RNA sequence: AGAAGUCGGGGAGACAGUCGCGUGUCUCCCGAACAUUUGAUCGGGAGGUUCGAGGAAAGUCCGAGCUCCGCAGGGCAGGGUGCUGGUUAACGGCCAGGGGGAGUGAUCCCACGGAAAGUGCCACAGAAAAUAUACCGCCUCGGCACCGGAUCCGUCCGGGACCGGGGUAAGGGUGAAAUGGUGAGGUAAGAGCUCACCGCGCCUCUGGUGACAGGGGUGGCAGGGUAAACCCCACCUGGAGCAAGACCAAAUAGAGGAGGAUGAGGCGGCCCGCCUCGCUAGGACUCCCGGGUAGGUCGCUAGAGGCCGUUGGCAACGGCGGCCCGAGAUACAUGACUGUCGUCGUCCCGGUUUUCCCCAGGGAAACCCUGACGGUAACAGGACUCGGCUUACGACCGGCUUCUCACG
Numbered sequence: 001a002g003a004a005g006u007c008g009g010g011g012a013g014a015c016a017g018u019c020g021c022g023u024g025u026c027u028c029c030c031g032a033a034c035a036u037u038u039g040a041u042c043g044g045g046a047g048g049u050u051c052g053a054g055g056a057a058a059g060u061c062c063g064a065g066c067u068c069c070g071c072a073g074g075g076c077a078g079g080g081u082g083c084u085g086g087u088u089a090a091c092g093g094c095c096a097g098g099g100g101g102a103g104u105g106a107u108c109c110c111a112c113g114g115a116a117a118g119u120g121c122c123a124c125a126g127a128a129a130a131u132a133u134a135c136c137g138c139c140u141c142g143g144c145a146c147c148g149g150a151u152c153c154g155u156c157c158g159g160g161a162c163c164g165g166g167g168u169a170a171g172g173g174u175g176a177a178a179u180g181g182u183g184a185g186g187u188a189a190g191a192g193c194u195c196a197c198c199g200c201g202c203c204u205c206u207g208g209u210g211a212c213a214g215g216g217g218u219g220g221c222a223g224g225g226u227a228a229a230c231c232c233c234a235c236c237u238g239g240a241g242c243a244a245g246a247c248c249a250a251a252u253a254g255a256g257g258a259g260g261a262u263g264a265g266g267c268g269g270c271c272c273g274c275c276u277c278g279c280u281a282g283g284a285c286u287c288c289c290g291g292g293u294a295g296g297u298c299g300c301u302a303g304a305g306g307c308c309g310u311u312g313g314c315a316a317c318g319g320c321g322g323c324c325c326g327a328g329a330u331a332c333a334u335g336a337c338u339g340u341c342g343u344c345g346u347c348c349c350g351g352u353u354u355u356c357c358c359c360a361g362g363g364a365a366a367c368c369c370u371g372a373c374g375g376u377a378a379c380a381g382g383a384c385u386c387g388g389c390u391u392a393c394g395a396c397c398g399g400c401u402u403c404u405c406a407c408g
Stems, first nucleotide, its partner, number of pairs: 001404009013341007021052002024049009034039001054379001058390002061388005066241004073272004078237005083097005098112001099110004113232002118230002120226003135172002137168007146159005180198006199221001200219008245298004254289001256288004263277004305324008342376006350368008
């Protein structure tokens, strides 16, 4: 100098002014009804003042707080997670590690329990994908004729082709995958047939909380893959959700229909248990049809909260101390203009460096400086709250690390 990896910040603005919005709060004015000489409540208006969107507010994918189902009991089914340890209110999150994979590396990715409990699947190609096997080939024996050589004329040796028998899975082919791999010996030719190393099974030692790692011994050794196939194993798991739910006010039409006693209801499904109501009927309750109201208040923002310091821990995160209170709308609010500075872009004046053509000079790029003009951007806006994950996103700033080249 170039290329890359990873972590953090922040969200293209700051200050001031004018006008305009919403909550809280204070002062004043008006009205209402109640009590009674002034007070508290409700409604409306004016003025002052504090505060007023996001890192993702998105998705609605997880987990919870909270609310209701009388209790939220036991089991099955269903659902979720899946290496180990830690963290947390909890999680499928996060942190640290183990194993596997990608990369020269910093780093990144993993839907990571079990195939010796069982079932299923592995198309096509190929001999063969499991109750395993021989297409080409290799070796050997026999037969049949042919060729060459030798010959003591009985025959012998060698060669290729064809047919049949036996041996073989080392070499070649097919395939994603072919029955452990590499090397040596051995063999008629081969093969764990034998040996060495590796792999695999079993036994054991050391280290570690553990997943696992390393060492030793032993055995020729069950053919592989697939569980984001069914399944088995371990752990977790009531349901519904703020449109939850609580209260106040107002209005109305039910002589409507059906079921109903070994009845009905409550718990998403099923079983058990428990509880409540009812029982000879104008019955509890359930279902169907029809009608009325859809207004207001609360829930609704003080929290598993934020910031600072210190301390434990590799870290995630925890302990201790101090300070702070930062939208709470519902007709759903936060906007417009001006000025200064910052910042970005374009143009003009001037300068520096590098490079190109040429050696009068000129062009290009980057940076600095003066002035003018224009812009203030991307993804995008709460609605009970919080911890995460995922997705979208234009600039900018900083830290640490890796690789390459050059110089010292």

Record summary:
A computed fold for a 408-nucleotide RNA from a Gemmatimonadales bacterium, annotated as Bacterial RNase P class A. Its mean pLDDT, the model's own confidence on a scale to 100, is 75. It matches the Rfam family "Bacterial RNase P class A". The family's RNA type in Rfam is ribozyme. The sequence was found by an Rfam model in a public genome assembly. The source organism's lineage runs through Bacteria, Pseudomonadati, Gemmatimonadota, Gemmatimonadia and Gemmatimonadales.